[in-house]
Small-subunit ribosomal RNA, 3' major domain from Patescibacteria group bacterium UBA7522, 462 nucleotides, folded computationally. The sequence was found in a public genome assembly.
Context: one part of a larger RNA
RNA sequence: UGACGGGGACCCGCACAAGCGGUGGAACAUGUGGUUUAAUUCGACGAUAAGCGAAAAACCUCACCAAGGUUUGACAUCCCGAUCGUACGGUAUAGAAAUAUACUGGUCAGCUAGGCUGGAUCGGUGACAGGUGUUGCAUGGUCGUCGUCAGCUCGUGUCGUGAGAUGUCGGGUUAAGUCCUUUAACGAGCGCAACCCUCAUUGUAUGUUAUUUUUCAUGCGAGACUGCCCUGGUUAACAGGGAGGAAGGUGGGGAUGACGUCAGAUCAGCAUGGCCCUUACGCCUUGGGCUACACACGUGUUACAAUGGCUAGUACAAUGGGUUGCAAUACCGUAAGGUGGAGCUAAUCCCCAAAACUAGUCCCAGUUCGGAUAGAGGGCUGAAACUCGCCCUCUUGAAGUUGGAAUCGCUAGUAACCGUAAAUCAGCACGUUACGGUGAAUACGUUCCCGGGUCUUGUACA
Numbered sequence: 001u002g003a004c005g006g007g008g009a010c011c012c013g014c015a016c017a018a019g020c021g022g023u024g025g026a027a028c029a030u031g032u033g034g035u036u037u038a039a040u041u042c043g044a045c046g047a048u049a050a051g052c053g054a055a056a057a058a059c060c061u062c063a064c065c066a067a068g069g070u071u072u073g074a075c076a077u078c079c080c081g082a083u084c085g086u087a088c089g090g091u092a093u094a095g096a097a098a099u100a101u102a103c104u105g106g107u108c109a110g111c112u113a114g115g116c117u118g119g120a121u122c123g124g125u126g127a128c129a130g131g132u133g134u135u136g137c138a139u140g141g142u143c144g145u146c147g148u149c150a151g152c153u154c155g156u157g158u159c160g161u162g163a164g165a166u167g168u169c170g171g172g173u174u175a176a177g178u179c180c181u182u183u184a185a186c187g188a189g190c191g192c193a194a195c196c197c198u199c200a201u202u203g204u205a206u207g208u209u210a211u212u213u214u215u216c217a218u219g220c221g222a223g224a225c226u227g228c229c230c231u232g233g234u235u236a237a238c239a240g241g242g243a244g245g246a247a248g249g250u251g252g253g254g255a256u257g258a259c260g261u262c263a264g265a266u267c268a269g270c271a272u273g274g275c276c277c278u279u280a281c282g283c284c285u286u287g288g289g290c291u292a293c294a295c296a297c298g299u300g301u302u303a304c305a306a307u308g309g310c311u312a313g314u315a316c317a318a319u320g321g322g323u324u325g326c327a328a329u330a331c332c333g334u335a336a337g338g339u340g341g342a343g344c345u346a347a348u349c350c351c352c353a354a355a356a357c358u359a360g361u362c363c364c365a366g367u368u369c370g371g372a373u374a375g376a377g378g379g380c381u382g383a384a385a386c387u388c389g390c391c392c393u394c395u396u397g398a399a400g401u402u403g404g405a406a407u408c409g410c411u412a413g414u415a416a417c418c419g420u421a422a423a424u425c426a427g428c429a430c431g432u433u434a435c436g437g438u439g440a441a442u443a444c445g446u447u448c449c450c451g452g453g454u455c456u457u458g459u460a461c462a
Stems, first nucleotide, its partner, number of pairs: 001462002003459003007456007015446002019410005026302008034293002042053002064288007073128001077127002079124006088105007108118003130277002133275003139271002141266003144262001146260001151190006157166003170181003196254004201222007215347001225248001228242005304403001308362006320351003325344002330339003369400001374395007416438007
């Protein structure tokens, strides 16, 4: 000087407390461990792994396994030779396909008109290609975390033999090393704040939709600054209250993450040093696997019902997406869906709500709760749904009556409840990311638990 203390003082945070809703019990979905397996590819492991990489594993993806093939190679550059009626296809045979053989369609461009140049294909030779092989403890880049915590440093000066100290401490104050004041310090930098985006009010201009008002979009402004008043305070910083105001003391939200910590994560996004493989650890193909299942854990969905279930009727959004697409009216089907195709390259057309509300019914039951599982029949996508997709109808009707110890989230348009859209995507969403609708309770307070900051103290630790 740090680090640590079941030392002290002060302060903060959904940290506790006060509340609301969950997890832990059930079934299922999903990830992980374990086990199994020919293979169940690999990575991630307290917080900071486990609906994570993966914004989509039937084939492909694919890295794993079995079998069949291949060796200058699926891909790049160079050299040599041959061919050219280019490239690129089609058919037949063998085969699971890769592939092999045969037949055939197609009939390249330029020019000095010379098979000259280009281009392509096949064969050969080796230089090389190739590797999701290894090392994240050789690395770049990127990311997580402490933590949006208020800290981390420097120049000159001063003090100290020196390591270092001071500044950065003290008194106040703040969300803040924020500001004021004091002061052997005076200044400065990275952080804080502000500048950026967005929401809330309003003026104005322009624009399309749908003609106007409005809404909307885009641009330029106005507005909030403790500016005004009162009180407290050191005449300060600031704090409490008030007025006006759409908004008040950082107005709400976002982006933004200091010096550093964890040899944190990633060589499988990419790049890259070293090492390793080179008739294989490369490449192609078919099939299987990643979907297994005694079990354990994480994250979710659906429930256990009457603030409810079912039936009928009636309203109200926003974000987005759409031409290989979104698809209306109409018709067929119990339905999934099908036929058909108006309109739309979109403020124009389409995808397009549910909780809520109104009326009826059920009458507390393993039920008109709950829907797992299973049988049968259908629909859709796609060469192809057996392993292994999603949906519909009829039947079946499991566990479950609010969950032990323990544990998580949340302070306002938040929690909780309700649906919608999008990415990925042929198809597949209980996941993710956005969007709107309905819309609470509680916070006395800082003794305690956890984490953090400042000062101080002890130490046999560095």